Predicted 3D model of a 73-nucleotide RNA (transfer RNA) from Lentibacillus amyloliquefaciens. It matches the Rfam family "tRNA". Rfam's curators write: Transfer RNA (tRNA) molecules are approximately 80 nucleotides in length. Rfam classes the family as a transfer RNA. Its family is annotated with triplet codon-amino acid adaptor activity in the Gene Ontology.

RNA sequence: GCUGGUGUGGCACAGUUGGCAGCGCGGCUCACUCGUAAUGAGCAGGUCGGAGGUUCAAGUCCUCUCACCAGCA
Numbered sequence: 001g002c003u004g005g006u007g008u009g010g011c012a013c014a015g016u017u018g019g020c021a022g023c024g025c026g027g028c029u030c031a032c033u034c035g036u037a038a039u040g041a042g043c044a045g046g047u048c049g050g051a052g053g054u055u056c057a058a059g060u061c062c063u064c065u066c067a068c069c070a071g072c073a
Base pairs, nucleotide, nucleotide: 001072002071003070004069005068006067007066010025011024013022019056027043028042029041030040031039049065050064051063052062053061
């Protein structure tokens, strides 16, 4: 330099044919307990790596770009 892949709450990950952003763990509050753990109930936390485009509507499609991984040279 070329090609491909990945990027989504604190962490590990889903997200179908474009149509309300989700699960688990973790955090906080409450209940239960002599107390803790466990268990049960509830709550908060994201503008989807960044910019632009298409569209009534984009995590999803297109272009550019950044980081990381792999392959080729």